This is a predicted structure of a 72-nucleotide RNA (transfer RNA) from a bacterium. Its Rfam family is "tRNA". Rfam classes the family as a transfer RNA. Rfam's curators write: Transfer RNA (tRNA) molecules are approximately 80 nucleotides in length. The coordinates come from a structure-prediction model, not an experiment, and the mean pLDDT is 81. The sequence was found in a public genome assembly.

[in-house]
RNA sequence: GCCCCUGUAGUUCAACGGAUAGAACAAGGACCUCCUAAGUCCUAGAUGUAGGUUCGAUUCCUACCAGGAGCA
Numbered sequence: 001g002c003c004c005c006u007g008u009a010g011u012u013c014a015a016c017g018g019a020u021a022g023a024a025c026a027a028g029g030a031c032c033u034c035c036u037a038a039g040u041c042c043u044a045g046a047u048g049u050a051g052g053u054u055c056g057a058u059u060c061c062u063a064c065c066a067g068g069a070g071c072a
Base pairs, nucleotide, nucleotide: 001071002070004068005067006066007065010025011024012023013022018055027043028042029041030040031039048064049063050062051061052060
């Protein structure tokens, strides 16, 4: 330099272009317990950036950014 893949919550992962972006673990609170752990209930938390297509975009298109693999 060329080409391909990935980017969603603190972490690991879901989500035919359409109902309020969901789950597990982690975090906070409550209950329980002599205390802790375990258990039960509740709460907060995310679409890499900027445009485009569309009635509607996490999803499709373009550029950029970050990470990874391949070729030279």